[in-house]
Context: one part of a larger RNA
Molecule: small-subunit ribosomal RNA, central domain
Organism: Saccharimonadales bacterium (SeqCode)
RNA sequence: CUGGGCGUAAAGAGUUGCGUAGGUGGUCUUAUAAGCGAAUAGUGAAAUCUGGUGGCUCAACCAUUCAGACUAUUAUUCGAACUGUGAGACUCGAGAGUAGCAGAGGUAACUGGAAUUUCUAGUGUAGGAGUGAAAUCCGUAGAUAUUAGAAGGAACACCAAUGGCGUAGGCAGGUUACUGGGCUAUUUCUGACACUAAGGCACGAAAGCGUGGGGAGCGAACCGGAUUAGAUACCCGGGUAGUCCACGCCGUAAACGAUGGAUACUAGCUGUUAGGGGUAUCGACCCCCUUAGUAGCGAAGCUAACGCGUUAAGUAUCCCGCCUGUGUAGUACGAUCGCAAGAUUAAAACAU
Numbered sequence: 001c002u003g004g005g006c007g008u009a010a011a012g013a014g015u016u017g018c019g020u021a022g023g024u025g026g027u028c029u030u031a032u033a034a035g036c037g038a039a040u041a042g043u044g045a046a047a048u049c050u051g052g053u054g055g056c057u058c059a060a061c062c063a064u065u066c067a068g069a070c071u072a073u074u075a076u077u078c079g080a081a082c083u084g085u086g087a088g089a090c091u092c093g094a095g096a097g098u099a100g101c102a103g104a105g106g107u108a109a110c111u112g113g114a115a116u117u118u119c120u121a122g123u124g125u126a127g128g129a130g131u132g133a134a135a136u137c138c139g140u141a142g143a144u145a146u147u148a149g150a151a152g153g154a155a156c157a158c159c160a161a162u163g164g165c166g167u168a169g170g171c172a173g174g175u176u177a178c179u180g181g182g183c184u185a186u187u188u189c190u191g192a193c194a195c196u197a198a199g200g201c202a203c204g205a206a207a208g209c210g211u212g213g214g215g216a217g218c219g220a221a222c223c224g225g226a227u228u229a230g231a232u233a234c235c236c237g238g239g240u241a242g243u244c245c246a247c248g249c250c251g252u253a254a255a256c257g258a259u260g261g262a263u264a265c266u267a268g269c270u271g272u273u274a275g276g277g278g279u280a281u282c283g284a285c286c287c288c289c290u291u292a293g294u295a296g297c298g299a300a301g302c303u304a305a306c307g308c309g310u311u312a313a314g315u316a317u318c319c320c321g322c323c324u325g326u327g328u329a330g331u332a333c334g335a336u337c338g339c340a341a342g343a344u345u346a347a348a349a350c351a352u
Stems, first nucleotide, its partner, number of pairs: 004323003007306002012320001014203002017201002022196003026090007034083002036079008049068003052064004093193001094190003097186005105179007112156001117151007127138002164171002208249006217243002222238004260319006268297011301308002325352003334345004
């Protein structure tokens, strides 16, 4: 390489969101004959190989204008289907339209109440806080408690759910503006416009970085108090970066469903979300059918087992990515990117 694989053994890239090259591609008619198939003919050196015969005592070895092979290629002719190509058409894929629907989808602005903390003022007096027990700590310069007022920042109880939305990361008080996607019904329009996608572009939690703000609570580092043989910890009292905002970087996570995307097919049952149709009714509920999602169980089948099972890990096709014993090592070197931290790409010797 071939082959075999990728939920948990090595292996699905964070999202493949957009998309280039490339690969693959619905139904019908017709033409063509490039692929593909058949026949005939030419070429297919020698050595080599196969069969025959012969020579070294045999064999290896050697010889032989004896026969064949050399699976190839060229030309001509013919060809049902399939693939391709040209032309024409179709509607089931795809897209657009129309009428509806649900939603923490996104961005920006404005705004609300509870709570914590601090400050001011009143009442009031000796404790408070904390723990397994304590102590550090706060408090007679009046704390804790309680009442009234003010300031400021961050997060949004109940509703709340196996719930919803989003490509993923993720998204939750309320209102407004702008805006993306989805689903259902209809079958009005276009007529294969599709799928996948190396490179590329874009997005991408938390932490971290740069500049400027902000800073209530929490809280790496750090400082105390305990515990302990020790305690650079777990517990307690403080507390800086950070957490928040704006702009710019970083580009990684158990970025997980540890499961790439698309299409088709293959028993059902139960819940739930958003639609549609029917039945019923004054209307609704109930009941039946159906589409799209989201969960629980389960036939066949698959799987090493666990388990998966119409949301497949079943049966198939297309495209991409990735794996090939372990350690060394996701390291060194080089390269690209980055302010840095570092990220991406990515070995070998050697050991076993």